[in-house]
Context: one part of a larger RNA
């Protein structure tokens, strides 16, 4: 000086990104036991009591015909020790927010979450020799199922909703029109030949999907403005007035897992708090199933905050085993 234990005077998170890591805390019986809640739950909440042995005393249950033997509850008294759930094993608690409704899955051997999935909720396809996967095809799976059923996308419990826009782009429709290839068609025209004929060309015109046209559709892809004026302090614009668009962000929520200016700003909490939390609305750049806003209960998730409790730390120290280290 290093690993692993173990122990500490006073203080107790001052330590650190961060209470990481060690401590506290544990069991069992009896008391009590908050918001808030989907009425189940939260809850082992929180807190608190007692626990060992000996006698006394009333009980209870089992065998047993009874004497009587075991097991056991409840109160009284006393008894020893530093300790009586004596060892080992054995939840710290408690609040406010944030995601994700839960119980699960994952990146085998850096990443267990907020990601994946999930019950449930929508679109859409598919009438069965189904659609749709594989396969070259036979055949298979779907399914020995038949729309209360299978497939694909979405989006995730509940509980209040789910707003405008169909102009691009996608899909769905649409007996007309345009626009078209192969192919019909042949009006003509060129070459040769005495001719019959041969060969080459070759206009109207009639020819499908598909474009294009016309419609519908957005829990389809995706989209949801600008500038200028107005109220009797001031400020602010209910109102007005113009330009633009398919339509111009509706409920709700906002300095947010979103905020650039930014440690907005005010309020709380501290003695002090770029983090937290509750307001505010100037949303650079929230917004409704790429789901909005809330929500009990849940979570090795993440922020803040308080009680305990400690060697984290002021500031280190000593034991105990191993090693480093020196000598044989």
């Nucleotide at each position: 000086c290093g690993a692993u234990g173990u122990u500490g005077a006073a203080g107790g998170a001052a330590c650190u990104c961060g209470g990481c890591a060690a401590u506290c805390u544990g069991c069992c019986u009896c008391c009590g036991u908050a918001a808030c809640u989907u009425c189940g739950g939260g809850a082992u909440a929180a807190g608190g009591a007692g626990g060992a042995c000996u006698u006394c005393u009333c009980g209870g249950c089992g065998c047993g015909c009874a004497a009587g033997c075991g097991c056991u509850g409840a109160g009284g008294a006393g008894u020893g020790g530093c300790a009586c759930a004596g060892a080992a094993g054995a939840g710290g608690g408690g609040g406010u927010g944030g995601c994700g409704a839960c119980u699960g899955u994952u990146u085998a051997a850096c990443a267990a979450a907020a990601a994946c999935a999930c019950a449930g909720g929508a679109c859409u396809u598919u009438g069965c020799g189904a659609a749709c996967u594989c396969g070259g095809a036979a055949g298979a799976g779907g399914a020995c199922g038949u729309a209360u059923a299978g497939g694909g996308u979405c989006u995730g419990a509940c509980g209040c909703c789910u707003g405008c826009c169909c102009g691009g782009u996608g899909c769905c429709g649409g007996a007309a029109g345009g626009u078209u290839a192969a192919g019909g068609a042949g009006a003509g025209a060129g070459g040769u030949g005495c001719a019959a004929g041969c060969c080459u060309u070759g206009a109207a015109c009639c020819g499908a999907a598909g474009c294009c046209c016309c419609g519908g559709u957005a829990a389809a892809c995706g989209g949801c403005g600008g500038c200028c004026g107005u109220a009797a302090c001031u400020a602010u614009a209910a109102c007005g007035g113009u330009c633009c668009u398919a339509a111009g962000g509706u409920a709700g929520c906002g300095a947010a897992a979103u905020u650039c200016c930014u440690u907005g700003u005010c309020g709380g909490g501290u003695a002090a708090g770029u983090u937290c939390c509750g307001a505010c609305c100037u949303g650079c750049a929230c917004g409704a199933a790429u789901g909005g806003c809330g929500u009990a209960a849940c979570g090795a998730c993440u922020u803040c905050c308080c009680c305990g409790c400690u060697g984290u730390c002021u500031c280190c120290a000593g034991c105990a085993u191993c090693g480093a280290c020196u000598c044989a």
A computed fold for a 328-nucleotide part of an RNA from a soil metagenome, annotated as large-subunit ribosomal RNA, domain IV.
The coordinates come from a structure-prediction model, not an experiment, and the mean pLDDT is 89.